[in-house]
RNA sequence: GCCCAUGUAGCUCAGUCGGCAGAGCGCCGCCAUGGUAAGGCGGAGGUCACCGGUUCAAGUCCGGUCGUGGGCU
Numbered sequence: 001g002c003c004c005a006u007g008u009a010g011c012u013c014a015g016u017c018g019g020c021a022g023a024g025c026g027c028c029g030c031c032a033u034g035g036u037a038a039g040g041c042g043g044a045g046g047u048c049a050c051c052g053g054u055u056c057a058a059g060u061c062c063g064g065u066c067g068u069g070g071g072c073u
Base pairs, nucleotide, nucleotide: 001072002071003070004069005068006067007066010025011024012023013022019056027043028042029041030040031039049065050064051063052062053061
């Protein structure tokens, strides 16, 4: 230099054919216990890497930039 994959909550990851952004763990509160852990219920937390395009509508499709991983030379 070229090619491929990938980027979504603090972490690990889903998100189908473009139509309400989610799960587990973690965090906070409550219940329960003599108390703690485990357990039950509830809650907070998001510029879907960034810039543009297509569309009535984009996490999703297209182009570019950047980051990460891999391959080729």
Transfer RNA from Clostridiales bacterium DTU074, 73 nucleotides, folded computationally. The source organism's lineage runs through Bacteria, Bacillati, Bacillota, Clostridia and Eubacteriales. Its Rfam family is "tRNA". Rfam classes the family as a transfer RNA. Gene Ontology term of the family: triplet codon-amino acid adaptor activity.